[in-house]
């Protein structure tokens, strides 16, 4: 210096839930507040899933669509902290 690498340090993240705001909604953002997370960091590339404004079809009020939304669904790409041996 280089690969592998368990524990621990020193921290990080922040679900629901209430609150204000944004948005047609799904949900986003700030604050409260920790269910949990070794990538729960960040990327909509691949699937799922949620929504239906607008369009389309129907004319029993619907039913179909993402250009929207989830990265705390799953895969994949990417970048990071720690270091007994």
């Nucleotide at each position: 210096u280089u690969g592998a690498a368990a524990a621990u340090u020193g921290g990080g993240c922040a679900a629901a839930c209430u609150u204000a705001u944004c948005g047609a909604a799904a949900g986003a953002u700030a604050a409260c507040g920790a269910c949990g997370c070794a990538a729960a960091g960040c990327c909509a590339u691949g699937g799922g899933u949620c929504u239906a404004a607008g369009g389309a079809c129907a004319g029993a009020u619907g039913u179909c669509u993402a250009u929207g939304a989830u990265u705390g669904c799953c895969a994949g790409g990417u970048u990071g902290c720690c270091g007994a041996u």
Predicted 3D model of an 85-nucleotide RNA (c-di-GMP-I riboswitch aptamer) from a Negativicutes bacterium.
It was read from a public genome assembly, where an Rfam model found it.